[in-house]
RNA sequence: UUUUUAUAAAGAAGAGGUGAGAGAACAGGCUCUGUGAUCCUCUGGCAACCAUCCGCACGGAAAGGUGCCAAGUCCUGCCCGCAAAAAGGGAAAUAUAAAAC
Numbered sequence: 001u002u003u004u005u006a007u008a009a010a011g012a013a014g015a016g017g018u019g020a021g022a023g024a025a026c027a028g029g030c031u032c033u034g035u036g037a038u039c040c041u042c043u044g045g046c047a048a049c050c051a052u053c054c055g056c057a058c059g060g061a062a063a064g065g066u067g068c069c070a071a072g073u074c075c076u077g078c079c080c081g082c083a084a085a086a087a088g089g090g091a092a093a094u095a096u097a098a099a100a101c
Stems, first nucleotide, its partner, number of pairs: 002100007013043005021032003026077004044069003049065002052061003073093001078090003
């Protein structure tokens, strides 16, 4: 990097540095942002995919490997749905984990 499988409506913020844009990419919307966003570091926390442990299933724990800590993956884009919309559902894409190559 690619493939497969699973999950994605819940949950979890402070400090220091940086200094203008940011929310994956493109477009539209919406939102956050000099009352300091984004990003980096530290500390803290959430979660429970893998490992481990509790006693084997269910269940529980959280010292290990990851992940995550504005908004549903922020929403929409394609298909179904409808007289037309909307709601709702599905797909695609993306993210994360565990395998495989």
The prediction has a mean pLDDT of 85. Predicted 3D model of a 101-nucleotide RNA (SAM riboswitch aptamer (S box leader)) from Pontibacter indicus. Its Rfam family is "SAM riboswitch aptamer (S box leader)". Gene Ontology term of the family: regulation of gene expression. Lineage of the source: Bacteria > Cytophagia > Cytophagales > Hymenobacteraceae > Pontibacter.